Predicted 3D model of RNase P RNA and transfer RNA as a complex of 439 nucleotides. Its mean pLDDT, the model's own confidence on a scale to 100, is 78. Rfam match: Bacterial RNase P class A. The family's RNA type in Rfam is ribozyme.
This record gives sequence, C1' cells and structure tokens, in this order.
RNA sequence: UCGAGAGGUGAUUCCAUCGCUCCGCAUCUGCGGAGAGGAAAGUCCGGGCAACACAGAGCAUCCUGCUUCCUAACGGGAAGGGUUCCGACUUGUCGGGAUACAGCAAGUGCAACAGAGAGUAGACCGCCCCGGCUUGUCGGGGUAAGGCUGAAAGGGUGGGGUAAGAGCCCACCGGUGUUCCAGGUGACUGGGGCAGCCAGGUAAACCUCAGGAGUUGAAAGGCCAAAUAAACCGGCGCUUAAGGGCGGCUCGUCUUAUGCCGGUGGGUAGGCUGAUUGAGGUGUCGGGCAACUGGCAUCCUAGAUAAAUGAUGGAAGUCCCGCUUUGGCGGGAGACAGAAUCCGGCUUAUAAGCCUCUUGAAAAA
RNA sequence: GCACCCGUAGCUUAACUGGAUAGAGCAGCUGACUACGGAUCAGCAGGUUAGGGGUUCGACUCCCUUCGGGUGCA
Repeated sequence: UCGAGAGGUGAUUCCAUCGCUCCGCAUCUGCGGAGAGGAAAGUCCGGGCAACACAGAGCAUCCUGCUUCCUAACGGGAAGGGUUCCGACUUGUCGGGAUACAGCAAGUGCAACAGAGAGUAGACCGCCCCGGCUUGUCGGGGUAAGGCUGAAAGGGUGGGGUAAGAGCCCACCGGUGUUCCAGGUGACUGGGGCAGCCAGGUAAACCUCAGGAGUUGAAAGGCCAAAUAAACCGGCGCUUAAGGGCGGCUCGUCUUAUGCCGGUGGGUAGGCUGAUUGAGGUGUCGGGCAACUGGCAUCCUAGAUAAAUGAUGGAAGUCCCGCUUUGGCGGGAGACAGAAUCCGGCUUAUAAGCCUCUUGAAAAA
Repeated sequence: GCACCCGUAGCUUAACUGGAUAGAGCAGCUGACUACGGAUCAGCAGGUUAGGGGUUCGACUCCCUUCGGGUGCA
C1' cells in the first nucleotide's frame, strides 16, 4: 500500500407540488398543526397495568446458581474474584479474550468400541518366588515400578525398603481436608501448623442445597348499542352440596338451585374506553471507579384499527469513480427494515464512510 | 396481538434413558429376465438430522440462539 475478518460508530437536511391518517378552527371545501425505529423485528427474559379471592396452605412442577452492587424488576447491567486460552518479554509479570463458575469428599446411575482391567481397580506382556519335568516350557502364587488399550487406568520426583514391588516408609513438590494469623464488605488472597487423607469424569444425568415463581394476557378488562333460543341432545346435581372461582393434586375458603359441564344449532359481530404525560426526553450542577442516582431548569414528541406516515422535482451535505488549469466539472451510491397496551433489557438484521483490533500478500528499512 | 407445537434422503418415516458408518419402504439409476414394456431379482447412488454455537470422551437426542412451517384463542 492492497485484500479479508471481527467489534464499534453511523442511520442527512431543507423547500415546492400532489396525496394519506389524526387534531383544532372555520364551515361544505378551505386554513393551521402533528405524523416510525435503533432495532418498531424475534416474543427470549423482567416489570407496569388489568381480571380472577386487592392471591391462602402443603405437595408436585418449573426457573436461577462465584461475590458485592445497580434497578420497579430481571436469566439484564457495572465493578471485582477464581478458572482457562492467546501474545509479549525482563520468566513471573504485563496486555488482551472467553467463562451456565453451588455440590460428584451425600446417595443413585452412566461410560459404546478397544482393552487383562472402566471404579470395591485390574495380572495380557513383563518382573519375582515356589513346584513339576521332556532344561525351556507348564502349573500355582506374589507384584501396579515398565509396556499395551483407551477420551479417561486410582498423585509426581528421588531415596530407603523388598524375592520382585508398592505412600509400604521418608524428604521435597502438588492436591484435599482441618486449624490459626493477616488483608478484604465479600467472592477470595498471602503465610504458618496438623493429617499419607490422595478422594478419577459426568449434575445443559437423576438428585441434594440455597433462592424464586398463583394463573391468564389488551382478542386482558370496563361501559354503551344491537341481537336472541328460557332451543335440542348427552352427563351430573337439587341441602348427605354436584359444579364453578381453580391452573397438576390435596386441603381450605367463597358462591350457587329456572343449577352446572360438554356437544349441536341459532343470534349479534358496531362504537367509546383501556390508549399514549411516562420507572419520559434534553441540558446543567452534585454523588459514585462504574452500572446508576439526587437537585434544578426546560420540552410535550404518532395514536392508526385492516390499519396513515408516501410519490415526484429541486437545492445543500456525505462518500465513491473519472477528468483536471487544484478553482472545480461530469457520472454514481445511500443499508436493515417498518409502530399496534406501555416500559427496562437480551438476541438477531444492518450499505457507504470513519475508528479500533486481528490476519494474508507485496514492498522498504 | 397473545399462547403453543413441529422440522431426519425427492416423499413417508425409524433410531429406547446420549454410544459411533443415521436404518427402512416408495420414487431414481445400473444390470439380469423379455421380442418390447410392466412386475420380479441383484446391485448402486442419494443425509450440512433446518442453520449456528455450547455441554460431554461422544449429540438426531441435552441447553442457548436464529430460520422456516403449522395449530389454537373474541
């Protein structure tokens, strides 16, 4: 310099004309105002709100899982700890990344194939001892040092010991447990003592521990209008309480007799509300490492309902390519996508240009 | 809008509680049989287990995430 990948940022502005939705004023066609996003998406979490008992008990079921903090809340975020990977060198520090990271030293289960042996370890080869005889083989026993198989073979090195060996014993190292001291809010870290205790993997296996979750979901719910079949069939029940609220079960509680459940069939299928001022945005001054938060000032910023937010033209701005007299001129590009009750997150999609990191090639030093 | 389910070869499917080359039928191709075709017999090919990531020694299976399809609810 060119190329590739990852992460971040970024998401143009103004005017005119014709349209669309809503609001206000005029009033019968005019005027004025407002009109998508960083993800409006996926519906993966959490909450507000609403109904059911302003939501009760136990079991079951489901979810979460290092610590502290933030928050309305969270499986989200911030800061930190541990583990692990990569790079650099000054070789134990620095920088960067990842991390569903409680417990397998509570119990149960699982581990294909290979292999002698797969979890109470294990004798195929090897090593050692004993016995037989055909004197290099057979039989019995010991042995986990060495080999072999495997993803995984029950601490490591050295010494003693032994027939050969083995934490069998000892020293050092590593781990685990326990205890003490120091630091830290804590996870944890540093250091010392004691115990040969050496305990393998797997809990996104059952499970244990700790914490949490009532169910439903704007087609919730409230009001008005319209309409009617108090029809038919099956089942249960009518005071010894069935059924429903109630979701898996049990209890408990409330409610109920022209009652309840299921099916067939008939009617209606319109409007208002919920519903757009909110854990709201912006600025500034404080607190905090940060996430976040307090005070003050200021702003109002879609509300459609089968679903409006568009098209065309011009100007400016950004970027790319070509030409160039370096003043400009000509041509071109602009993604992903579109509100539907509202918020906080997460995840995914995203063009040009710009920033950071990694990497490939070429060239130079 | 809300809630839920499914995805394996062209089609229909199997694979138990995770265990090794993912197995069948139909369809396809090749050969045999036949005068030719069908049927039949023998053989062959065809799989990103919807995509990606993770857990595990090992994933169709377990977990997370995306994509596609379907069902129910006034």